A computed fold for a 76-nucleotide RNA, annotated as c-di-GMP-I-GGC riboswitch aptamer.
It was read from a public genome assembly, where an Rfam model found it.
The coordinates come from a structure-prediction model, not an experiment, and the mean pLDDT is 83.
RNA sequence: UAAGAAAAAGCCAAACUUGUUGAAAAACAAGGACGGAAAGCCACGGGUCUCCAUCAAGACAGCCGGGUUGCCGAAA
Numbered sequence: 001u002a003a004g005a006a007a008a009a010g011c012c013a014a015a016c017u018u019g020u021u022g023a024a025a026a027a028c029a030a031g032g033a034c035g036g037a038a039a040g041c042c043a044c045g046g047g048u049c050u051c052c053a054u055c056a057a058g059a060c061a062g063c064c065g066g067g068u069u070g071c072c073g074a075a076a
Base pairs, nucleotide, nucleotide: 004072011036012035016031017030018029019028020027021026034062040068041067042066044065045064046063047060048059049058050057
């Protein structure tokens, strides 16, 4: 440097439930763990979703790609 381990230390938290906000997608908080090696951050490209006649506006980083930062770290 690469590699992601039947290792170790920590980390995040799907569905669902309750509460709050929102027109909605959804977000936040608490509980809860299906999973995750960037499931940290950024809507840049594609995509999905809400709204809408369309445009516009909005949501999703736990859909994929990209950008950026980063813990541990054995064998080979």